[in-house]
Overview: A computed fold for a 105-nucleotide RNA from a Nitriliruptoria bacterium, annotated as TPP riboswitch aptamer (THI element). Lineage of the source: Bacteria > Bacillati > Actinomycetota > Nitriliruptoria.
RNA sequence: GCGUACCACUCGGGGCGUCCCCCUUGGGACUGAGACCGGCCCAGCCGGGACCCGUUGAACCUGACCUCGUUGACGCGAGCGGAGGGAGCGUGGUCGUGCCCGCGC
Numbered sequence: 001g002c003g004u005a006c007c008a009c010u011c012g013g014g015g016c017g018u019c020c021c022c023c024u025u026g027g028g029a030c031u032g033a034g035a036c037c038g039g040c041c042c043a044g045c046c047g048g049g050a051c052c053c054g055u056u057g058a059a060c061c062u063g064a065c066c067u068c069g070u071u072g073a074c075g076c077g078a079g080c081g082g083a084g085g086g087a088g089c090g091u092g093g094u095c096g097u098g099c100c101c102g103c104g105c
Stems, first nucleotide, its partner, number of pairs: 001099002005094005010088001011054004017030005036048005060085003066079004
């Protein structure tokens, strides 16, 4: 000096499901990091917060009204997936280690 790990800031990407009750502005259950709040012309879109992820890319999307299993139900579990897409050549800091160069013995 470079790389890697971790942290912070900043910029960016992403998802928001399933079911039960109901006098309802609602209440509750399951999984999960996250299934939240508000607005609108409301099968959706916009804004905000939290959470996760950013090429070392399974955050997330397509395949998919997919396949097997499981459940009260559901991307709930696994397959698919050594498939295809997908957002940092960002800045700073910390610790140790690896490599390269120089010097000394």
Rfam family: TPP riboswitch aptamer (THI element). From the family's description: Vitamin B(1) in its active form thiamin pyrophosphate (TPP) is an essential coenzyme that is synthesised by coupling of pyrimidine and thiazole moieties in bacteria.